[in-house]
RNA sequence: AGGUGGAAUACGGGAGACACUGCGGCGACCUCCGCAGGGCCGAAGGAGCAACCGCCCCGGUAAACUCUCAGGCAAAAGGACCGCAUUUCACCA
Numbered sequence: 001a002g003g004u005g006g007a008a009u010a011c012g013g014g015a016g017a018c019a020c021u022g023c024g025g026c027g028a029c030c031u032c033c034g035c036a037g038g039g040c041c042g043a044a045g046g047a048g049c050a051a052c053c054g055c056c057c058c059g060g061u062a063a064a065c066u067c068u069c070a071g072g073c074a075a076a077a078g079g080a081c082c083g084c085a086u087u088u089c090a091c092c093a
Stems, first nucleotide, its partner, number of pairs: 002092008011083003018038001020037006039073003045069001046067003052060003
């Protein structure tokens, strides 16, 4: 110098679902912000489990599945994940 995998960072891509209703800020209206209410979404995070493993009791253990606590429902932002580059770690040769 090479290969595989992990992590971090930069760049690019990146879905779903009410620009809902009422009140207040506000003595024009909208936007915006706050509070309350109803409806909805799953791809931050969180929680649950099948096969399987431990003899049994009981316990361990996955996801883009399930739940919707949290989060979100114009744009922006965020965003699992994907691509690419760099750095670093482990293993192989």